A computed fold for a 72-nucleotide RNA from an Oscillospiraceae bacterium, annotated as transfer RNA. It matches the Rfam family "tRNA". Its family is annotated with triplet codon-amino acid adaptor activity in the Gene Ontology.
RNA sequence: GGCCCGUUAGUCAAGCGGUUAAGACGCUGCCCUUUCACGGCGGAAACACGAGUUCGAUUCUCGUACGGGUCA
Repeated sequence: GGCCCGUUAGUCAAGCGGUUAAGACGCUGCCCUUUCACGGCGGAAACACGAGUUCGAUUCUCGUACGGGUCA
C1' cells in the first nucleotide's frame, strides 16, 4: 500500500429501514436490615465522525479516523 471485518452508556452486549435503542455488570435514590451485605422498586447514562440514498438511517452506500485480520 491492496482487500476483508468491526466501532452502540463507565464495561460487556442485542437490535439491522419507522416505536421510548432491549438486557447484564457497574453508578445512584428509596424500601428492607440495629448497621453492612443480600434482596425489592425506581433513576441517570450510548448509536465514532462527515456526506449521500430514502418520506424516514443506529441499520443501506461512500469517505475519514481508530482497532483487528490477511496479502504483498

It was read from a public genome assembly. Model confidence (mean pLDDT): 81 of 100.